[in-house]
Context: one part of a larger RNA
RNA sequence: CGUUAGAGUAUUGAGAGGAGCUCUCCCUUGUACGAGAGGAUCGGGAGGGACACACCGCUGGUGUAUCAGUUAUCGUGCCUACGGUAAAUGCUGAGUAGCUAAGUGUGGAGUGGAUAACCGCUGAAAGCAUCUAAGCGGGAAGCCCACCUCAAGAUGAGUGCUCUCAUCGCAAUUUAGCGAGUAAGAUCACGGCAAGACUAGCCGAUUAAUAGGUGUUAAGUGUAAGUGUUGCAAGACAUUCAGCUGAGACAUACUAAUUUACU
Numbered sequence: 001c002g003u004u005a006g007a008g009u010a011u012u013g014a015g016a017g018g019a020g021c022u023c024u025c026c027c028u029u030g031u032a033c034g035a036g037a038g039g040a041u042c043g044g045g046a047g048g049g050a051c052a053c054a055c056c057g058c059u060g061g062u063g064u065a066u067c068a069g070u071u072a073u074c075g076u077g078c079c080u081a082c083g084g085u086a087a088a089u090g091c092u093g094a095g096u097a098g099c100u101a102a103g104u105g106u107g108g109a110g111u112g113g114a115u116a117a118c119c120g121c122u123g124a125a126a127g128c129a130u131c132u133a134a135g136c137g138g139g140a141a142g143c144c145c146a147c148c149u150c151a152a153g154a155u156g157a158g159u160g161c162u163c164u165c166a167u168c169g170c171a172a173u174u175u176a177g178c179g180a181g182u183a184a185g186a187u188c189a190c191g192g193c194a195a196g197a198c199u200a201g202c203c204g205a206u207u208a209a210u211a212g213g214u215g216u217u218a219a220g221u222g223u224a225a226g227u228g229u230u231g232c233a234a235g236a237c238a239u240u241c242a243g244c245u246g247a248g249a250c251a252u253a254c255u256a257a258u259u260u261a262c263u
Stems, first nucleotide, its partner, number of pairs: 001153001005164007015150004021049007033038001051107005059101004066094005071086006112144002118138004167180004186263001187261001190204004210256003213252005219245003226239005
């Protein structure tokens, strides 16, 4: 821009893409077959491999949020206690959320249709024969459908439901134009996100839990500082499963979602 008023929402599916894999074992059955050695079809069941999609409850990884230990040095006058720096975390031990695989769920199931090679039935031309000429069947991981995803710019532009309209000025009377201002609704801006390079998408916007803060807490670290007791001392013990953190959860309007638009 189009889809012939403008929107919101839910859809149909022309069409497109994806997937499609495979192994072993058990039963049938040591049966059919075979002198024996061996050893099935059909059908049913179980367990795997690789691949794909999803997820983070479990097992782990990461985790420059966080907690603790510790060396050197500088600083807060000194001790204690802390803070800075140590090649972009000084080193080390752990680790929430998030992300993630080596972790764990799921999938290739089932049912059809038309067929290929091929196998047939009936059957003439050609009194026989012949799957074919008329007619009728079977038959593949392949084709169509089925399964998953996208999909009306499918210009052939589809469909349902719901919402809105208020006009004015100029031009024109073989009349569909131009301009202005609106409705529903949208966009910008605003608070944000399990969405994201930017865009886009999604949520919220005071009639509000959208983010921050605050409170409680899951969880992490591992028993803070100070004081007291004890020991010659390093230290230990008690207060104290403390203190600190808390990307998660719940609650709470304290702060900010203002004012607006000459879109």
The part of an RNA shown here (large-subunit ribosomal RNA, domain VI) has 263 nucleotides and comes from Cyanoptyche gloeocystis.
Rfam family: Bacterial large subunit ribosomal RNA. Rfam links the family to the GO terms structural constituent of ribosome and ribosome.
The source organism's lineage runs through Eukaryota, Glaucocystophyceae and Cyanoptyche.